[in-house]
Context: one part of a larger RNA
């Protein structure tokens, strides 16, 4: 579990997750430029210097200093990716007893539905085209009794 049925949407309230959003912040990362510690290597006309060469002067060699390339950190600018947060905002979900109507289910009281366009607090309404997954009535053809 009685059409005393079933049932739709807005609005109000509570909670939940998600999206949008002027931006803000963290992390990672790309490109360009600046920068350039330590160090190898290259150059060196400066300085120092026991063994080697040289009677000596000096030379060879070595070291220091200077300098160039590479280059870590760091800095600046322009981007990229992911995450967090953000006034406000959008729909979604859930909720025994809120509000407004009553759209659908019976011909549901304007048959319903599909497509499309316009309109409307909300279910929705209206126009045009289509479908029967509509009832009823009339006629035609056919089947059964």
């Nucleotide at each position: 579990c009685a059409c005393c049925g079933c049932c739709c949407g807005u609005c109000a309230c509570a909670c939940c997750a998600c999206g949008a959003a002027a931006g803000u912040c963290c992390a990672c990362u790309g490109c360009a430029c600046c920068a350039g510690a330590a160090g190898u290597c290259g150059c060196u006309g400066u300085c120092u210097u026991a063994a080697c060469c040289g009677u000596a002067a000096g030379g060879a060699g070595a070291g220091a200093g200077g300098u160039g390339c590479c280059c870590a950190a760091g800095g600046u600018g322009c981007g990229g990716u992911u995450g967090a947060u953000g006034a406000u905002u959008g729909g979604g979900g859930u909720g025994a007893a809120g509000c407004c109507g009553u759209a659908a289910c019976a011909a549901g009281g304007u048959a319903g539905c599909c497509g499309u366009a316009g309109g409307g607090g909300a279910a929705c309404c209206u126009g045009c085209g289509g479908c029967u997954g509509g009832a009823u009535c009339a006629c035609c053809u056919c089947c059964u009794u």

This is a predicted structure of a 145-nucleotide part of an RNA (small-subunit ribosomal RNA, 3' minor domain) from a Deltaproteobacteria bacterium. RNAcentral holds the full RNA, with entries from ENA and SILVA. The prediction has a mean pLDDT of 83.